Context: one part of a larger RNA
Molecule: small-subunit ribosomal RNA, central domain
Organism: uncultured bacterium
RNA sequence: CUGGGCGUAAAGGACGCGUAGGCGGUCCAUCAAGUUGGUAGUGAAAUACCGGAGCUCAACUCCGGGGCUGCUAUCAAGACUGAUGGACUAAGAGUAUCGAAGGGGAGAACAGAAUUCCAGGUGUAGCGGUGAAAUGCGUAGAUAUCUGGGAGAAUACCGGUGGCGAAGGCGGUUCUCUGGUCGAUUACUGACGCUGAGGCGUGAAAGCGUGGGUAGCAAACAGGAUUAGAUACCCUGGUAGUCCACGCUGUAAACGGUGUGCACUUGCCGUUGGACAAGCGAUUGUUCAGUGGCGAAACUAACGCAUUAAGUGCACCGCCUGGGGAGUACGGUCGCAAGAUUAAAACUC
Numbered sequence: 001c002u003g004g005g006c007g008u009a010a011a012g013g014a015c016g017c018g019u020a021g022g023c024g025g026u027c028c029a030u031c032a033a034g035u036u037g038g039u040a041g042u043g044a045a046a047u048a049c050c051g052g053a054g055c056u057c058a059a060c061u062c063c064g065g066g067g068c069u070g071c072u073a074u075c076a077a078g079a080c081u082g083a084u085g086g087a088c089u090a091a092g093a094g095u096a097u098c099g100a101a102g103g104g105g106a107g108a109a110c111a112g113a114a115u116u117c118c119a120g121g122u123g124u125a126g127c128g129g130u131g132a133a134a135u136g137c138g139u140a141g142a143u144a145u146c147u148g149g150g151a152g153a154a155u156a157c158c159g160g161u162g163g164c165g166a167a168g169g170c171g172g173u174u175c176u177c178u179g180g181u182c183g184a185u186u187a188c189u190g191a192c193g194c195u196g197a198g199g200c201g202u203g204a205a206a207g208c209g210u211g212g213g214u215a216g217c218a219a220a221c222a223g224g225a226u227u228a229g230a231u232a233c234c235c236u237g238g239u240a241g242u243c244c245a246c247g248c249u250g251u252a253a254a255c256g257g258u259g260u261g262c263a264c265u266u267g268c269c270g271u272u273g274g275a276c277a278a279g280c281g282a283u284u285g286u287u288c289a290g291u292g293g294c295g296a297a298a299c300u301a302a303c304g305c306a307u308u309a310a311g312u313g314c315a316c317c318g319c320c321u322g323g324g325g326a327g328u329a330c331g332g333u334c335g336c337a338a339g340a341u342u343a344a345a346a347c348u349c
Stems, first nucleotide, its partner, number of pairs: 003321004007303002012317001014202004021195003025088007033081002035077008049065006092192001093189004097184004104178007111155001115151008126137002163170002207248006216242002221237004259316006267294012299304001322349003331342004
């Protein structure tokens, strides 16, 4: 090299864009690189294989034959791949036109509940908290209640196995800017496609840097309980942080534990967004794109999966190869650091 695999046994990259590369629709012509056939040369001898022979046999030796799967040259073929030229479009991909839905993204402004704080009024002895308590708050007037004012964060109901996004993720309202998707109809471009090693970008939470902000919550920390102890669970407080701007980090059970694209393969029931048809209408049917449930064949070790496949195939990438040592050491790269990434061996079972 070859093999078998990757939902749960080891194994799908966190996600996208895309370079090289690999792979690639229909038709015609030419070329002849791959491909196929012929011929010529070469492919030393020995060895090996087949048939004989010689040493008493064998090992060994000798003779003959085939072969040496290859390379070079040349002639030919022209289906398939390739190259060049030309053409096609209902086709794959894209553009235009007309519609549609949406918590897709960025910025700005605004709103009403709640919480907390401040000021004032009423009012008096409790409040709070728990399994029960205590710490704590309160006669310097709390809790409760009313009025006014401030602050920050999050947006009840609608709300939905409902929507959008590549993933992370996205939810009050309005405005501005902006990405993608779906349906329908014709018209246009004419294979412009798929995948994608490196690379580049995006990437929850926590964490880091600088500056701001801080209502509530709350690592650390303090106190009160509990307990044999209680560096916890419960309670009272409470700082980083949580929020904003800019920069870094680059990881997650980043999960559907299921890479992307295309094609094909019985069905039934819901739901979201379009289009078409029938009907006055309620509604029903067809169809495209999504999103769920149940199930046929098939597949699967089983569980299960089943047109949103884990079925049947093709293309390309990533990854696995007994457990521990270890996602560690060393080295490299990246990072302010924390650390990330790449990634062994001895030894041991």